[in-house]
């Protein structure tokens, strides 16, 4: 120094809930608190989930559709702290 792994330290984030903003929505940001997490850091490429404004279909209830979200759903792919093995 690199790889696996993940005791101990030093910390790190933030699941839901509340309140404001924001969006058609799903979803996000921001303040509080911790349910959890060794990548729960970063990224939408893949594959999966959510949403349907707009478009399409229909007498009509409804139905499809992602360009739209979701990284704390996995895969990948890139960055990283500590030194017990």
């Nucleotide at each position: 120094a690199c790889a696996a792994a993940g005791a101990a330290a030093a910390g790190g984030c933030a699941a839901c809930a509340u309140a404001c903003u924001u969006g058609a929505a799903a979803g996000a940001g921001u303040a509080u608190g911790a349910c959890g997490c060794a990548a729960a850091g970063c990224c939408a490429c893949c594959g999966g989930u959510c949403u349907a404004a707009g478009g399409g279909c229909g007498a009509a209830a409804g139905c499809c559709u992602a360009c739209g979200a979701c990284a704390g759903c996995g895969g990948a792919g890139u960055u990283a702290c500590c030194g017990a093995u």